[in-house]
Molecule: transfer RNA
Organism: Callorhinchus milii
RNA sequence: AGUUCUGUAGCUCAGUGGUUAGAGCACUUGCCUCGUAAGCAAGAAACUUGGGUUCGAUUCCCGUCAGGACGA
Numbered sequence: 001a002g003u004u005c006u007g008u009a010g011c012u013c014a015g016u017g018g019u020u021a022g023a024g025c026a027c028u029u030g031c032c033u034c035g036u037a038a039g040c041a042a043g044a045a046a047c048u049u050g051g052g053u054u055c056g057a058u059u060c061c062c063g064u065c066a067g068g069a070c071g072a
Base pairs, nucleotide, nucleotide: 002070003069004068005067006066007065010025011024012023013022018055027043028042029041030040031039049063050062051061052060
């Protein structure tokens, strides 16, 4: 070179064509406390990228980019 898998929030993951893209941990603010932790309430935060199919794409197809595995 080639084959194959993966890419979604700061991290680990869910999400098999249509509703506001969710969860845990983490973060911020408030309550509670003498204070910290714990607990409770609220909040911020994400679909690698370009094209195609479709009325509609995180999802399906092709390529690109990044990473992993195999192989030489």